A computed fold for a 1611-nucleotide part of an RNA from Nonlabens sp., annotated as large-subunit ribosomal RNA, half A. It matches the Rfam family "Bacterial large subunit ribosomal RNA". Rfam links the family to the GO terms structural constituent of ribosome and ribosome. Model confidence (mean pLDDT): 81 of 100.

Context: one part of a larger RNA
RNA sequence: GGCGUAUGGGGAAUGCCUAGGCUCUCAGAGGCGAUGAAGGACGUGAUAAGCUGCGAUAAGUUGCGGGGAUCAGCACAUGUGAAUUGAUCCGCAAAUUUCCGAAUGGGGCAACCCGGUAUAUUGAAGAUAUAUCAUCCGCAAGGAAGCAAACCUGGUGAACUGAAACAUCUAAGUAGCCAGAGGAAGAGAAAACAAUAGUGAUUCCGCUAGUAGUGGCGAGCGAACGCGGAAUAGCCCAAACCAAUGAUGUUACGGCAUUGUUGGGGUUGUAGGACCGUAAUAUUUGAUGUGCAAUGAAUAGGAAUCUUUUGGAAAAAAGAACCAAAGAGGGUGAUAGUCCUGUACUGGUAAGUUGCAUUAUUGAUAGCGGUAUCCUGAGUAGUGCGGGGCACGUGAAACCCUGUAUGAAUCAAGCGGGACCAUCCGCUAAGGCUAAAUACUCCUGAGAGACCGAUAGUGAACUAGUACCGUGAGGGAAAGGUGAAAAGAACCCUGAAUAAGGGAGUGAAAUAGAUCCUGAAACCAUACGCUUACAAGCGGUCGGAGCCCCGACGUUAAGUCGGGGUGACGGCGUGCCUUUUGCAUAAUGAGCCUACGAGUUACCGUUGUUAGCAAGGUUAAGGAUUUCAGAUCCGCAGCCGUAGCGAAAGCGAGUCUGAAUAGGGCGUAUAGUUAGCAGUGGUAGACGCGAAACCGUGUGAUCUACCCAUGGGCAGGGUGAAGCUGUAGUAACAUACAGUGGAGGCCCGAACCGGUUGACGUUGAAAAGUCUUCGGAUGACCUGUGGGUAGGGGUGAAAGGCCAAUCAAACUCGGAAAUAGCUCGUACUCCCCGAAAUGCAUUUAGGUGCAGCGUUAACUAAGUUUUAUAGAGGUAGAGCUACUGAUUGGAUGCGGGGGCUUCACCGCCUACCAAUUCCUGACAAACUCCGAAUGCUAUAAAAUAGUGGUUAGCAGUGAGGGCAUGGGUGCUAAGGUCCAUGUCCGAAAGGGAAAGAACCCAGAUCAUCAGCUAAGGUCCCAAAAUGUAUGUUAAGUUGAAUAAACGAGGUUGUACUGCAUAGACAGCUAGGAUGUUGGCUUGGAAGCAGCCAUUCAUUUAAAGAGUGCGUAACAGCUCACUAGUCGAGCGGUACGGCAUGGAUAAUAAUCGGGCAUAAACAUACUACCGAAGCUAUGAAUUCGAAAGAGUGGUAGGGGAGCAUUCUAUGUACGUUGAAGAUGAUUCGUGAGAGUUGUUGGAGUGUAUAGAAACGAAAAUGUAGGCAUAAGUAACGAUAAAGGGAGCGAGAAACUCCCUCACCGAAAGACCAAGGUUUCCUCAGCUAUGCUAAUCAGCUGAGGGUUAGUCGGGUCCUAACGCGUACCCGAAGGGGGAAGUGGAUGGACAACAGGUUAAUAUUCCUGUACCUGCUCACAAUAAAAGUGACGGAGGUGUAAAUCUAGUGCGUACUGACGGAAUAGUACGUUGAAUCAAUUUUUAAGAUUGAGAUAGUACCAUGAGGUUACGACUGAUUGGAUAAUCUAGAGGAGCAACUUCCAAGAAAAACAAGUGAAGCAGCCCGUACCGCAAACCGACACAGGUGGUUGGGAUGAGAAUUCUAAGGUGCUC
Repeated sequence: GGCGUAUGGGGAAUGCCUAGGCUCUCAGAGGCGAUGAAGGACGUGAUAAGCUGCGAUAAGUUGCGGGGAUCAGCACAUGUGAAUUGAUCCGCAAAUUUCCGAAUGGGGCAACCCGGUAUAUUGAAGAUAUAUCAUCCGCAAGGAAGCAAACCUGGUGAACUGAAACAUCUAAGUAGCCAGAGGAAGAGAAAACAAUAGUGAUUCCGCUAGUAGUGGCGAGCGAACGCGGAAUAGCCCAAACCAAUGAUGUUACGGCAUUGUUGGGGUUGUAGGACCGUAAUAUUUGAUGUGCAAUGAAUAGGAAUCUUUUGGAAAAAAGAACCAAAGAGGGUGAUAGUCCUGUACUGGUAAGUUGCAUUAUUGAUAGCGGUAUCCUGAGUAGUGCGGGGCACGUGAAACCCUGUAUGAAUCAAGCGGGACCAUCCGCUAAGGCUAAAUACUCCUGAGAGACCGAUAGUGAACUAGUACCGUGAGGGAAAGGUGAAAAGAACCCUGAAUAAGGGAGUGAAAUAGAUCCUGAAACCAUACGCUUACAAGCGGUCGGAGCCCCGACGUUAAGUCGGGGUGACGGCGUGCCUUUUGCAUAAUGAGCCUACGAGUUACCGUUGUUAGCAAGGUUAAGGAUUUCAGAUCCGCAGCCGUAGCGAAAGCGAGUCUGAAUAGGGCGUAUAGUUAGCAGUGGUAGACGCGAAACCGUGUGAUCUACCCAUGGGCAGGGUGAAGCUGUAGUAACAUACAGUGGAGGCCCGAACCGGUUGACGUUGAAAAGUCUUCGGAUGACCUGUGGGUAGGGGUGAAAGGCCAAUCAAACUCGGAAAUAGCUCGUACUCCCCGAAAUGCAUUUAGGUGCAGCGUUAACUAAGUUUUAUAGAGGUAGAGCUACUGAUUGGAUGCGGGGGCUUCACCGCCUACCAAUUCCUGACAAACUCCGAAUGCUAUAAAAUAGUGGUUAGCAGUGAGGGCAUGGGUGCUAAGGUCCAUGUCCGAAAGGGAAAGAACCCAGAUCAUCAGCUAAGGUCCCAAAAUGUAUGUUAAGUUGAAUAAACGAGGUUGUACUGCAUAGACAGCUAGGAUGUUGGCUUGGAAGCAGCCAUUCAUUUAAAGAGUGCGUAACAGCUCACUAGUCGAGCGGUACGGCAUGGAUAAUAAUCGGGCAUAAACAUACUACCGAAGCUAUGAAUUCGAAAGAGUGGUAGGGGAGCAUUCUAUGUACGUUGAAGAUGAUUCGUGAGAGUUGUUGGAGUGUAUAGAAACGAAAAUGUAGGCAUAAGUAACGAUAAAGGGAGCGAGAAACUCCCUCACCGAAAGACCAAGGUUUCCUCAGCUAUGCUAAUCAGCUGAGGGUUAGUCGGGUCCUAACGCGUACCCGAAGGGGGAAGUGGAUGGACAACAGGUUAAUAUUCCUGUACCUGCUCACAAUAAAAGUGACGGAGGUGUAAAUCUAGUGCGUACUGACGGAAUAGUACGUUGAAUCAAUUUUUAAGAUUGAGAUAGUACCAUGAGGUUACGACUGAUUGGAUAAUCUAGAGGAGCAACUUCCAAGAAAAACAAGUGAAGCAGCCCGUACCGCAAACCGACACAGGUGGUUGGGAUGAGAAUUCUAAGGUGCUC
């Protein structure tokens, strides 16, 4: 280290619970608001941070009613109080109700600032109190505004998406925005429908009907009539006419006409009304009041139980009772009808509500007849053009609306009935009102749930829209449980301790101890048993030695048997998922554990099945009844079926076509329908997660881009333009030189701005920096403050740059669950069958449709193989004098070319090309005179099987791959590619081939320590032959590839052939001659340079006019050939076997290894081994009547079950211990189920049905927890520490002292922004601090910010904002004179010293100044001025400050010694204001006052520390030293010079004098502020505007060193 057991830690799953949610039902209510809302800010308690309540009357006040004992909210503490003289509490009605907010006196950065008027306080000013002061509409009375969830009406109005693209279309008049109303809204009493019959306002529901239609006639969209229901309700004006009255015109002054106002009248289609005549007070009904009744807040009454046992506790069990108009529910120490609260039932009241009645008041409402005249809604109806709405997309398009242009009729009229016309029918437009039935739920009450139960259910069970994030719009968590009761652990011990722990005690239980019920897993430990140091890997499995433990038997023993733990050693063995032709793959996904996490629901089809009824079946909406919750009964409107055919008229068991009686098509010989369940399709998000995008409303210019307004900044040095002056020069210019001068997108270089190079950094110090180096640095420069421009938009010296760490279209929310032919994931078991990777088509190729192949059910009766017989055919092969085409060699040589000849023709030659024909050879997918095998068709017989066909339901597949054979292509390349046939893999395990998807063998239901075999094997690894017989091989060939051409007297075999006892072959001995040196050639050529040939002849046993060597040529040596010797075989050729060379690759090597001469190779034979094959035995299951046969399996189809939660009914268990957790054990093929021990402490099963938020290992899944790396990296500028002392439990870091180091144009000092208590003191150290901490910017408590003069407001205006009038715009809204706001600018009065732990120009002291008022005097026009402005440059003056010197004051002064008239160090200071003087009307300077200030210094010496030497030092007192000289310096001011780009506005001002007195408001003020307090997530090497900024060096603010001051950067 591993395994096991036990005990813990850790963690928060599981179980149980519910205080909170979710979805509904029935009622109510449907608004609140200028009498100040919704929503907030700030307050309010004895102590009070949060929530709740409330409002300066502040967890509350008053009255009435209820109620009757405690109370001071959540909230459990202490203190103090209230209450029977009735509190707390509940209900109703009142009072109060700060500030903001419509916000309303004006303004504004919401919760703040500043006013006017009246009254009061005061003599006035200032201040305070109370009231009041906005706008719009309206004559007035009065009203409006703003907020609020959905529903409603109107205006405006997308896109994604669908159409497999897209444009009409769709999505959709949806989302969104805007305006407005109500409890509902809208619609509504026919210029309506209908069709020869009728209905009779509107709205809603069920049908009609997915019909008629519409529609790139695509996707889709989609009525009406009519029927059944719910609910029901009808009316009023305008006009005609009449009356009154006003005005205007006119008049013959009588009137008349026109017109306005008011009243009467009148309101419709069978036309009605006016008008004329007639008749009468009829009917119906609203409102108010009164009476009665009911209802109605808090609220009242309300039956009935005891004992024993167990137990901590009884409600449990047992026994015995009781009530019930009450056995709903909840609580009580476990489960309660009778304990508590309640429940059924019965009472009761205020305001209010409702019903009925009544008379009282008041309002509305009507008849009959006549028909001459009058009236009955005009820029209207209609029409043209353009649009929109209607289901209806312009269509044949009626009807409705209207932008534009036109434009009627008047009851003898008009409109409609889907173009239009006629007839007929219906109705009466151009005015208005109208309840109910219907929609919705922010809210109140009562209740319900086969809804959730803390990762669920609301985002939120808890201080949740909180913490936190973001500039903002906006986004948005986590987090429940002690116990019955706090009985919440007195006391003791350890410890520095108020930490933590151990005892003790409480309690039923403390392993219920506050991190608290149960308490799983990952993970981390401790103890014990076995095991591990020669040994390699999916970590298991099969076998198994040893060791340890338990039990039984046995006499305690030995031992035997059984069980458990461990596991040496051996055999076999490359995870899971996904995706793939194929994955151990080095292809995807997962660190581990726990919880959560994906085919659902509605409607419409279709098929099956179950049930009811059946030529019928069935209700929908709605209604009634009821136990109020589920039902039952009505309800035939409608639907399906019962008849079809046809385009239709139509006919009808037929019909259509047709001339037809023919033929043919479709029908006819009947079963449906309703409901439940299941499969599947469609419409919906439709199995889950996932885009990039599109569109709409908003939010953003605190970053950044540009712009506007107003301010600020740029050390120092250099160069030396124009101009000017002088001199020279010119006729005059010009020009030259010198000086002066001080220009410049000039030069060098700090601050400042930038970001060139390199390195570092890269889980950083930093989400862009550091170091180094570099660019610009008076300019198109940099920068502060305030503002403007906004998303197809801005801005852009232009990079597609920037617009808040986001940009080829920001961010936020919404449409929205967009869409995704794509990827990933998709969860329990067993059983049966079991594919495909092909064809056709496809904007199609990784998708889809149809077919093919699978499965299930029903029905049919075919299918397949073999044999035999009979057929069609043109492949393999073959052939070509059999065609077509191609083709080798030869013969022949038509014809042609070339040459010759010729006047020309004729002709001749040709080693040229070459036809036909003949001989010979050979070729073809698109040649065939021929021509198989196999396959195919038919018939017959036999055999055979999850075997054919049809219909119906449901699929999957449509990426294939290897091998063999036949081909195409390619190189007769590919593990290539494309077909065909077969097979296997895919979806197939087992044995063999060392190892291997598809090669060989062989198809796994399960079990067996049985047998036989296949391929392949039998020396060892490693089961079986060191088998038999005969050969071969010598190369480790075998045994890498069978490696090749080619080579080779390797060896072996076969066949043929030659020679050979008449003596072969080889060896040895000998010969190998002559004509002749053949001829020619040649310098020479004699067998042998070369050429020629009758290469001849002779002698011979044999001998070439010569096979080689050789010579200058000869010579010489050989060979062929011959004889002798020897004595038996010797050659050649061809074809085989096995070996051999050829033979070269990267880790030292390998036949699988060792190795082997057989254990190699060949042939034959025998035996054995060898698989999940076959057999045997047993078991399970499917099919089948049985016999018997089957049972590998991916996609997929089918069947049967297990488990989880809840419901109903029945039946059980439980404090003598449920669920859950955790061990052991038993059963089942399995999912799983039971029994039992421990823990646990209150619920839980089972049977049969039902309903589902119903099963996880994977989705770079979601959340939480825990590992790993790892005690590893790091601890954030390398400016630096050391020592002593102190406090303390503890000191590297805290405090004090000494020494050292660092900054010093800063790392010092002061402001602004921003932060918001961080400031000071005391007490602490759990967290924070990158370590420790006694310390702290941390925790707790207390304290702290003082202004007429500083900053801001009460003053002014800029950019810009708002905005009355006014203008524009569908709406929201956009502009905008006046006005109003708005500093970064203008205006404006205080200085010095002292003082606190913490404030000071604020307090104190002293000394000043400003404004207003009171009093007195004087004055009073208008206009104008001023305020008032750029850059650069030099000049003058000159403050602060610094240096040096002298004098003076104080202190000190030494080593060996001297010097004290010397030296060293420090100090030597002086405000505002007023007056005078001076200068350039300034700023200043000078002089005086201020000034008896105060500092150094001296004296005093409380107290503290001490190392006893001393140190520190509060307080008090004293005043003793220059207002010196020189130099540097150059703030500020003044005027000036120069240049071109020509450089705010308004107010204050001018605008009185004098004395005394009074008055002087609001806000800020602490602290940090180049940083540990701001912006950067941090105590972050970054960023952040202004002022000051000493000395030495130096031109300098560079550089280096240093002063004051501050630090040593928290390991």